[in-house]
RNA sequence: UCGAAAAACGGCGAUGGAGUUCGCCGAUAACCGCUGUCGUUCCGACGGCUGAUGACUCCUGCCCGAUA
Numbered sequence: 001u002c003g004a005a006a007a008a009c010g011g012c013g014a015u016g017g018a019g020u021u022c023g024c025c026g027a028u029a030a031c032c033g034c035u036g037u038c039g040u041u042c043c044g045a046c047g048g049c050u051g052a053u054g055a056c057u058c059c060u061g062c063c064c065g066a067u068a
Stems, first nucleotide, its partner, number of pairs: 009026005016059006033049007
């Protein structure tokens, strides 16, 4: 480095971390947001919009408003 087997598990759910929980996948995988227009048309280009969660809670970061 390659291959096989077993065991333990590991990975993922559109922007960070942790806990709980749900779902999916087994590395050939799960996953990689929505939408408009145009074009050499199923792909690409140019725009618009929401969100640090799959869900809940906490922390951090960002945005708006008010008070001290």

Predicted 3D model of a 68-nucleotide RNA (Fluoride riboswitch aptamer (crcB RNA motif)) from a Deltaproteobacteria bacterium. The coordinates come from a structure-prediction model, not an experiment, and the mean pLDDT is 75. The source organism's lineage runs through Bacteria, Pseudomonadati, Myxococcota and Myxococcia.